[in-house]
Molecule: c-di-GMP-I-GGC riboswitch aptamer
Organism: Clostridia bacterium
């Protein structure tokens, strides 16, 4: 530097349930495992999606504030094994 196997040290933990926080999306803790080779970190890198408020009668567009890194691209860092 490249690769990620039905191997292997170690790790994470979807849905769902319980408790707490939040208007909500959702978050945190416990249980639980669908999966994950970055399912580690970054939401002040871009897009998608979601929530709340606003938005002309309404709806949509738009705007504001948030959420999501287990949607994609991107940035930073890193374990194990194999190969060069």
């Nucleotide at each position: 530097u490249c690769u990620g196997a039905c191997a292997a040290a170690g790790g994470c933990a979807a849905a769902c349930c319980c408790g707490c926080c939040g208007c909500a999306a959702g978050g945190c803790g416990g249980g639980g495992a669908c999966g994950c080779a970055a399912a580690g970190c970054c939401a002040c890198a871009g897009g998608a999606c979601c929530u709340u408020u606003u938005g002309a009668a309404a709806a949509u567009a738009g705007a504001a504030a948030g959420g999501c890194a287990g949607c994609c691209u991107g940035g930073c860092c890193g374990c194990c094994a194999g190969a060069a």